[in-house]
Predicted 3D model of a 477-nucleotide part of an RNA (small-subunit ribosomal RNA, 3' major domain) from an uncultured prokaryote. The prediction has a mean pLDDT of 84. Rfam family: Bacterial small subunit ribosomal RNA. Gene Ontology terms of the family: structural constituent of ribosome and ribosome.
Context: one part of a larger RNA
RNA sequence: UGACGGGGGCCCGCACAAGCGGUGGAUUAUGUGGUUUAAUUCGAAGCAACGCGCAGAACCUUACCUGGGUUUGACAUCCCAUGAAGACGGACUAAAAUCUGUUGUGCUCUUCGGAGGACUCGGUGACAGGUGUUGCAUGGCUGUCGUCAGCUCGUGUCGUGAGAUGUUGGGUUAAGUCUCGCAACGAGCGCAACCCCUAUUUUUAGUUGCCAGCAUUAAGUUGGGCACUCUAGAGAGACUGCCUGGGUUAACCAGGAGGAAGGUGGGGAUGACGUCAAGUCCUCAUGGCCCUUAUGUCUAGGGCUACACACGUAAUACAAUGGCGCAUACAAAGGGAAGCGACCUCGCGAGGGUGAGCAAAUCUCAAAAAGUGCGUCCCAGUCCGGAUUGGAGUCUGCAACUCGACUCCAUGAAGUUGGAAUCGCUAGUAAUCGCGGAUCAGCACGCCGCGGUGAAUACGUUCCCGGGCCUUGUACA
Numbered sequence: 001u002g003a004c005g006g007g008g009g010c011c012c013g014c015a016c017a018a019g020c021g022g023u024g025g026a027u028u029a030u031g032u033g034g035u036u037u038a039a040u041u042c043g044a045a046g047c048a049a050c051g052c053g054c055a056g057a058a059c060c061u062u063a064c065c066u067g068g069g070u071u072u073g074a075c076a077u078c079c080c081a082u083g084a085a086g087a088c089g090g091a092c093u094a095a096a097a098u099c100u101g102u103u104g105u106g107c108u109c110u111u112c113g114g115a116g117g118a119c120u121c122g123g124u125g126a127c128a129g130g131u132g133u134u135g136c137a138u139g140g141c142u143g144u145c146g147u148c149a150g151c152u153c154g155u156g157u158c159g160u161g162a163g164a165u166g167u168u169g170g171g172u173u174a175a176g177u178c179u180c181g182c183a184a185c186g187a188g189c190g191c192a193a194c195c196c197c198u199a200u201u202u203u204u205a206g207u208u209g210c211c212a213g214c215a216u217u218a219a220g221u222u223g224g225g226c227a228c229u230c231u232a233g234a235g236a237g238a239c240u241g242c243c244u245g246g247g248u249u250a251a252c253c254a255g256g257a258g259g260a261a262g263g264u265g266g267g268g269a270u271g272a273c274g275u276c277a278a279g280u281c282c283u284c285a286u287g288g289c290c291c292u293u294a295u296g297u298c299u300a301g302g303g304c305u306a307c308a309c310a311c312g313u314a315a316u317a318c319a320a321u322g323g324c325g326c327a328u329a330c331a332a333a334g335g336g337a338a339g340c341g342a343c344c345u346c347g348c349g350a351g352g353g354u355g356a357g358c359a360a361a362u363c364u365c366a367a368a369a370a371g372u373g374c375g376u377c378c379c380a381g382u383c384c385g386g387a388u389u390g391g392a393g394u395c396u397g398c399a400a401c402u403c404g405a406c407u408c409c410a411u412g413a414a415g416u417u418g419g420a421a422u423c424g425c426u427a428g429u430a431a432u433c434g435c436g437g438a439u440c441a442g443c444a445c446g447c448c449g450c451g452g453u454g455a456a457u458a459c460g461u462u463c464c465c466g467g468g469c470c471u472u473g474u475a476c477a
Stems, first nucleotide, its partner, number of pairs: 001477002003474003007471007015461002019425005026316008034307002042053002064302007073127001077126002079123002083119001086103006107116003129291002132289003138285002140280003143276001145274001150189006156165003169180003195268004200236007209226003214223002239262001242256005318418001322377007334365003339358002344353003384415001389410007431453007
C1' cells in the first nucleotide's frame, strides 16, 4: 500500500421487509448428468454451465459409428504432356466412385506453320488438407463484478524509503454530482450531456391515408375537400426558469404555481482502470506439436432422437373469476415474388381445385384473443384435465421405418394447488390474453419483438446477500 475480520461508522440495491404471481408435487416438451451403445460427435460447469453454442439433427447439416472406395487428392499455385468446354448413353455398384462408347468444336492474335487465354483429363513432385492437440503460447470477440462510481496522471509539497497528498474533511447528489474548506494546483479515462424511441404542440406535405359539411354508394364506393386522424421532414417545449420555506448568503432539499410533461419525465443505445491464467484453437485468424495410402477425402446406412434413474428451464393443468355452444366488438408491430394468396368451390377437418390482386399506407397473411350478450353444466376425477394408445387421413419433401408437423373418429392416464427449500417483479410494472418475425422445403411449448386488459405493496434498514466511502486490528501478500 492492499486483502481479510462472525471490528466500528455512514450510504445504496426487489438485498431484506410489505405485497402479487410462481418453481419444488403431476403429465409433457427441452437441456444436462448418469447409464447404455458400434456410435450415442464436440464444447459449456457455483453465481457468470444446464430451451447454452443449435435463428430450427429425417438425407444434407455432421464433426461420431459401421461398411465400401480413393491417394497431388473434395479445394489452391507452379511444371510437363493431352484434348476446348460441353451434351447423350452403356457396364458395375446399396450408392458414390470407377471403366467405356458416341457426338462436338468455340474465343483472341496470326507470317495460316502456330501461339495465347479459360476449361477438362493424365503424370512428376514441391505441396494441399486436418471440426487433430494446446484458450495455461496468442489475436479477435464475449461473460462477470457493474451502469457499480470509481481508476489514474503532470507539476508542486511531505517522507531516508516503500509511499502519501490531490481523491481526505463539513454539507449535498443517482453520481469523485455540485459546493465550502484545505499544500495543493490542474488534467485524463469514467458520471452527466450530446444520439435513438416515446409523451404535447406548431408548420410543411396530402397518396395508397383521412371524411367535418355537400352530393352519391351495399361499401370513403365515387365526386369533392386536406379541417380532423394518420404518415414523416423541419421546429418549439423542461431550464430548479418562477414563488414560499429550510440551508452557511452556497451547493442543494421540501412544498406550490403554471404546464401535455417537473426536478435524470419514461425506455433504449452507451460498460472506466482492472478481476476471474473466466469462455471460445469447433465462427474466424494464428505460434508450437502431431497425422500425410491417413487424424485427409468421397460415399450408403446408422447415430447425435437410446432410458432403471437424478437435476435445471419451460408448457399444460388440477377447474365455476371456470368448461362448452351460438352471436358480437376493439389492436400494434411485422412478413410477402421459386412469395403472400382474396373470392368461389369440394372436404366434418388438416387441406384440395381454380386463381383475382399485390415488389404492397393500395393486394394479401389476417380470424386478434382475453372481452361483451344469451344459453347450458352444479362441485363430481366431472361436459375439469388432456397424457397414452388404436384406426383413418392431410401436407412438405428423392425419401417421414428408425425419426416430421397437423387433422378426424375412438381411447381418456397422472393430476383435487404441491415437504424442506427457492425464484421473479415497484407501474402501464407484475399477472393475464392473443398477434408477428428470424431460422426454415417441412417442423417452436424455445428465442426475439408487438400490442389488449391491468393490480397489490413499500412502516422501515434490526437482520440475510452484494456493493461504495472512511476508520481500526492483523502472526496474510